[in-house]
């Protein structure tokens, strides 16, 4: 000097929401260097639109009908991001379809390197499009915010890494 192994130990979390470069502004400074923010570009990550094929093509009440379905009246749009949903029962609203609330049962999500098992704790909100979009190759397009502070144990597998 190089390679391999390695102790005690070290590593922030949710989210797609990070990294790099250029440039401008602010702070510190004699300078160098550094920190923060804006804009642009690239890259990484994430979302939407968009053929063929395939899929799909509706709810309640009344009348007719074996059924498919037909007629009249009424109610209600549909979709996207996200874990943020489904079903049943009850209460209220003119209420059958529709809406809100409450309870229950399922289901989905988070808990600190990753996976898994057990226990425990918590979340199921919010926002957007604007009558319109199933899937979807090519292609087109958008976002890269914001909020926080670490539960316990078992098993397996990783990263960094001094002394030696």
């Nucleotide at each position: 000097u190089c390679u391999u192994g390695u102790a005690u130990g070290c590593a922030g979390c949710c989210u797609a929401a990070g990294c790099u470069g250029a440039u401008c502004c602010g702070c510190c400074u004699u300078c160098c260097u550094g920190c923060g923010g804006g804009u642009c570009a690239g890259u990484g990550c994430g979302g939407g639109g968009g053929a063929a094929c395939c899929a799909a093509a509706c709810c309640c009440u009344u009348g007719g009908g074996a059924a498919a379905c037909c007629a009249a009246g009424g109610a209600u749009g549909g979709g996207g991001c996200u874990a943020a949903c489904g079903c049943c029962g009850g209460u209220g609203g003119c209420g059958a379809a529709c809406c809100a609330c409450c309870g229950g049962c399922g289901c989905g999500g988070u808990c600190a390197c990753u996976u898994u098992c057990a226990g425990g704790a918590c979340c199921g909100a919010g926002c957007c499009c604007g009558u319109c979009a199933g899937c979807u190759a090519a292609c087109c397009u958008c976002g890269u915010c914001g909020g926080c502070a670490u539960c316990u144990g078992g098993a397996a597998g990783g990263g960094c890494g001094a002394u030696c």